[in-house]
Context: one part of a larger RNA
RNA sequence: CUGGGCGUAAAGAGCGCGUAGGCGGUAAGGAUAGUCAGAUGUGAAAGCCCGGGGCUCAACCCCGGAACUGCAUUUGAAACUGCCUUACUUGAGUUUGGUAGAGGAGUGUGGAAUUCCAAGUGUAGGGGUGAAAUCCGUAGAUAUUUGGAGGAACACCAGUGGCGAAGGCGACACUCUGGGCCAAUACUGACGCUGAGGCGCGAAAGCGUGGGGAGCAAACAGGAUUAGAUACCCUGGUAGUCCACGCCCUAAACGAUGAGUGUUAACCGUCGGGUCCUUGAGGCUCGGUGGUACAGCUAACGCGUUAAACACUCCGCCUGGGGACUACGGCCGCAAGGCUAAAACUC
Numbered sequence: 001c002u003g004g005g006c007g008u009a010a011a012g013a014g015c016g017c018g019u020a021g022g023c024g025g026u027a028a029g030g031a032u033a034g035u036c037a038g039a040u041g042u043g044a045a046a047g048c049c050c051g052g053g054g055c056u057c058a059a060c061c062c063c064g065g066a067a068c069u070g071c072a073u074u075u076g077a078a079a080c081u082g083c084c085u086u087a088c089u090u091g092a093g094u095u096u097g098g099u100a101g102a103g104g105a106g107u108g109u110g111g112a113a114u115u116c117c118a119a120g121u122g123u124a125g126g127g128g129u130g131a132a133a134u135c136c137g138u139a140g141a142u143a144u145u146u147g148g149a150g151g152a153a154c155a156c157c158a159g160u161g162g163c164g165a166a167g168g169c170g171a172c173a174c175u176c177u178g179g180g181c182c183a184a185u186a187c188u189g190a191c192g193c194u195g196a197g198g199c200g201c202g203a204a205a206g207c208g209u210g211g212g213g214a215g216c217a218a219a220c221a222g223g224a225u226u227a228g229a230u231a232c233c234c235u236g237g238u239a240g241u242c243c244a245c246g247c248c249c250u251a252a253a254c255g256a257u258g259a260g261u262g263u264u265a266a267c268c269g270u271c272g273g274g275u276c277c278u279u280g281a282g283g284c285u286c287g288g289u290g291g292u293a294c295a296g297c298u299a300a301c302g303c304g305u306u307a308a309a310c311a312c313u314c315c316g317c318c319u320g321g322g323g324a325c326u327a328c329g330g331c332c333g334c335a336a337g338g339c340u341a342a343a344a345c346u347c
Stems, first nucleotide, its partner, number of pairs: 004318003007301002012315001014201004021194003025088006033081002035077008049065006091191001092188003095184005103177007110154001115149007125136002162169002206247006215241002220236004258314006266292011277280001296303002320347003329340004
């Protein structure tokens, strides 16, 4: 390479948009590039294969045949693929009317709680733990009341609830804005699917500049524990956590399951819509999200109309363990580092 694979054995890119490319609905007509058939030419000889023959046999040699699966020209065929033309509506999209939602961005507002400040009441403790101590407190703490400041997060509602491509999104109001779903038909007429490169988004931590800093809290300090305790527990506490702008680009970025289309029993729950009435634990239907389970699949576990079933299209990826999410080189980055990615050696 071929073949075989990718939920858990090695293997689905973190997610999207999209270029090239690959693949692509229904009908008719045309031409005939692919395709198929015939003919002709060519496909050197030797060799291989078959038949016959010559050296006493064989190897070897000679003769004949077949074959040379190919290419070119030409004559046809027209189902399929491609091309051209015309048409269609079921794929896709547009329109109209509804509709649910923590989807995104900005501005503002609110209450609870923690901390701090001021004042009042009040007096000897408070705090913390397995037990303690460090720590705070007669310069009046803890508790309690009133007022104020400031930052961060939004209890209940809350739900295998919702939304988003993923990361993710949860107080309230307003402004701007993306997507979905349902119903209705009117329109466009294959405009589609996937997607190497590319571009964008991308939790937390981290980085740069400037702000902010209540609580929490790496590092650090102290108190304990212990044989030790660079930990677990406690008292403190700085980066950070927050905001603006700019970087970083990783993850158990997980459903460890790429995207799309079609097909294949049922039943139960739930969310959003529509519809029909004989309004009720109602029927039908579309779209999500869960559970059980038939067929089928699987090494098993399990999956099972949200497939890991049956098929097709396109992309990514795997090829024994360690060495190695490494070295070198290249690209990117302020750095940290990221991406790409070996070999020796060894089992």